This is a predicted structure of a 504-nucleotide part of an RNA (small-subunit ribosomal RNA, 5' domain) from an uncultured bacterium.
Context: one part of a larger RNA
RNA sequence: GGACGAAUGCUGGCGGCGUGCCUAACACAUGCAAGUCGAACGGAGCUUGCCCCUUCGGGGACAAGCUUAGUGGCGGACGGGUGAGUAACACGUGGGUAACCUGCCUUGUAGAGGGGAAUAGCCUUCCGAAAGGAAGAUUAAUACCGCAUAAUAUUGUACUUUCGCAUGAAAGAACAAUUAAAGGAGCAAUCCGCUACAAGAUGGACCCGCGGCGCAUUAGCUAGUUGGUAAGGUAAUGGCUUACCAAGGCGACGAUGCGUAGCCGACCUGAGAGGGUGAUCGGCCACAUUGGAACUGAGACACGGUCCAAACUCCUACGGGAGGCAGCAGUGGGGAAUAUUGCACAAUGGGCGCAAGCCUGAUGCAGCAACGCCGCGUGAGCGAUGAAGGCCUUCGGGUCGUAAAGCUCUGUCCUCAAGGAAGAUAAUGACGGUACUUGAGGAGGAAGCCCCGGCUAACUACGUGCCAGCAGCCGCGGUAAUACGUAGGGGGCUAGCGUUAUCC
Repeated sequence: GGACGAAUGCUGGCGGCGUGCCUAACACAUGCAAGUCGAACGGAGCUUGCCCCUUCGGGGACAAGCUUAGUGGCGGACGGGUGAGUAACACGUGGGUAACCUGCCUUGUAGAGGGGAAUAGCCUUCCGAAAGGAAGAUUAAUACCGCAUAAUAUUGUACUUUCGCAUGAAAGAACAAUUAAAGGAGCAAUCCGCUACAAGAUGGACCCGCGGCGCAUUAGCUAGUUGGUAAGGUAAUGGCUUACCAAGGCGACGAUGCGUAGCCGACCUGAGAGGGUGAUCGGCCACAUUGGAACUGAGACACGGUCCAAACUCCUACGGGAGGCAGCAGUGGGGAAUAUUGCACAAUGGGCGCAAGCCUGAUGCAGCAACGCCGCGUGAGCGAUGAAGGCCUUCGGGUCGUAAAGCUCUGUCCUCAAGGAAGAUAAUGACGGUACUUGAGGAGGAAGCCCCGGCUAACUACGUGCCAGCAGCCGCGGUAAUACGUAGGGGGCUAGCGUUAUCC
């Protein structure tokens, strides 16, 4: 000198764009943050129409519409948060999979025949303070289960050709066995779905080379350990697991241990090499009170799912239950320190749905904060009796100083009024009567902070008298202090200016 997620002292007019718990991965009141589909299903409730019965209170059947607890489907594995753990194939980069999976989407080839048994819900009864649960009867489906059909699917047997870096791969042919389906809407056309297979796309999984911290005052480490055979397991390779066999494997090219740490694109600095950092934004990883586990599913070992254990908090009729903000706001606490319990789904995107639409604290906006960057303003021109006043003075004067006053103007910002967007496509705008435009008003409402001994731009007076104090370093102060305090003057930067911390 530059930088900053900064803090702090004094000061503070406006706008645009960004940024805002770095500490306790501490604990959380309250509200919201993941639903949707009635065009999968049977009910229930309400309304309307119509018909029947009526003791005139009402009851029943049918049809349509609306609402929906439940069954069922898809989505809750995305989006959002945090960085505790992790020195690791976690990340970066380059490869490999002849060892793999992939819902929704796209393309293609085929297909959907015929049956069955249940169960929520509803009703009845019962238990419980509650959370919730039990029994009986009854009912539907795109829920569940057989049967049929079926291959370029899977399995078994034995074979041919071609190719490859090994295990092998691709293609072809034979026989046998196994395996599927669901309907809905519409007058219809048709549309949306369903099943199997092949291919693509997308997303993931695994393996390998290389690369990026400290300590040797950590030198030896290792028993599923290292390899093999067999089996199991997985989407898949593999000590991943198990049994048996062998005795290996790693290490001064730093194993092991301990400490520290999410990694990267990037960011800061620097002429560069390098050094430092990993906030915001983007990619990957890990985690969701702590520890463990699986279920469902195309995908999780699952933040707002389940089970178990633990700590904590809450309810309780003491028998038993409920909870998880490292989502958005917000509270307490910690701290030098970090914001609103806001508006809207209008846009972009996501989930569901044929759609209308619903949901969306993602997102778009607004609020707060000079926290940062950028822009603008606090007036402009003329104006010498160089006014008054302050300060200094050699008492002559000098200086503040064209500065003020005064005169003539301007209207950026401001105030008021009128108009008023783009962002959205025919319609739909939270922002917002916002940006912007026009008119009117009037210099009115808008300047501070630090420094002045040298480094380092800027000097005098008074007070103080090694006191009070200053100080980044050198050092000032003990009676004329340009170094302390105040004043006048001056220098620097400017809605900021100093200080402190940290990095280069």